Overview:
A computed fold for a 72-nucleotide RNA from a Nitrososphaerales archaeon, annotated as transfer RNA. NCBI's taxonomy places the organism under Archaea, Thermoproteati, Nitrososphaerota, Nitrososphaeria, Nitrososphaerales. Rfam family: tRNA. By type it is a transfer RNA. Rfam's curators write: Transfer RNA (tRNA) molecules are approximately 80 nucleotides in length. The sequence is in RNAcentral, with records from ENA.

RNA sequence: GCCCUAGUAGUGUAGUGGUUAGCAUAGGAGGCUGUGGACCUCCCGACCUGGGUUCGACUCCCAGCUAGGGCC
Numbered sequence: 001g002c003c004c005u006a007g008u009a010g011u012g013u014a015g016u017g018g019u020u021a022g023c024a025u026a027g028g029a030g031g032c033u034g035u036g037g038a039c040c041u042c043c044c045g046a047c048c049u050g051g052g053u054u055c056g057a058c059u060c061c062c063a064g065c066u067a068g069g070g071c072c
Stems, first nucleotide, its partner, number of pairs: 001071007010025004018055001027043005048064005
């Protein structure tokens, strides 16, 4: 230098054009308990950036950035 893959709560991930963006864990509050842990309920918290297509984009296209892999 070229090619491929990925980027979504603090972390790990699901989500093939119209969902209230889901789950787990972490964090907070409460319940339970002699205390704690475990368990139960609730809350908080996210689409890498900029353009484009479309009535409508996390999703499709382009460029960039970051990470991983391959070729030379």